[in-house]
Molecule: SAM-I/IV (S-adenosyl methionine) riboswitch aptamer
Organism: unclassified sequences
RNA sequence: UUCGGACAUCAAGAGUAGGGCUGACGCCCUCGCCAACCUGCCUACCCGGCAAGGUGGUGCUCCGAAAGGAGGAUGUGGCCAUAGACGGCAACUAAAGGGUCUAAG
Repeated sequence: UUCGGACAUCAAGAGUAGGGCUGACGCCCUCGCCAACCUGCCUACCCGGCAAGGUGGUGCUCCGAAAGGAGGAUGUGGCCAUAGACGGCAACUAAAGGGUCUAAG
């Protein structure tokens, strides 16, 4: 990098922005915004929260009376180093509350 597989989600939310490519469909970049999947943090743990780092989104489609199904999409951190095992580095001035654990008093 390609192919295949597993799990989760597809409710809600968010641009009349700037630029580039294409015959067109559409794609890409920058900025803004949204979400909270991964990492991180609040915080020792869980719920919850934050939104810094990595992604993603900023109009999912079709079938069905419905339940649901099919397709498709996204995620299951990043960087450096190493033949590999192993190892190293960065991550905001942000962060109600609840329940536990440990230690001390």